[in-house]
Molecule: c-di-GMP-I-GGC riboswitch aptamer
Organism: Acidimicrobiaceae bacterium
């Protein structure tokens, strides 16, 4: 430098449950493990999701569909950037 071993040490923790914050997506703490070699960090690009707003269409025992723009969420969706533990073999 490369690789991620039917190896070792150590790490993270999906769903779900409880508490808490938030209109919401979701965040945080505890329990819990489906998985993860960057499942460490950054919303820069795309996707997804949420809340106002605006347009169009539909409905009126209705309260929906779609588009736009805006503000958010998500790093365990895909790219990109930054950083990094251990390590058979080469």
């Nucleotide at each position: 430098c490369u690789u991620g071993a039917c190896a070792a040490a150590g790490g993270c923790a999906a769903a779900c449950c409880c508490g808490u914050c938030g209109u919401g997506a979701g965040g945080c703490g505890g329990g819990g493990a489906c998985g993860c070699a960057a499942a460490g960090c950054u919303a820069c690009g795309g996707a997804a999701c949420c809340g106002g707003c605006c347009g169009u269409c539909a409905a009126c025992g209705g309260c929906g569909a779609u588009g736009g723009g805006u503000g958010g969420u998500c790093a365990g969706c895909c790219g990109a950037g930054c950083u990094g533990c251990c390590u058979c073999g080469a």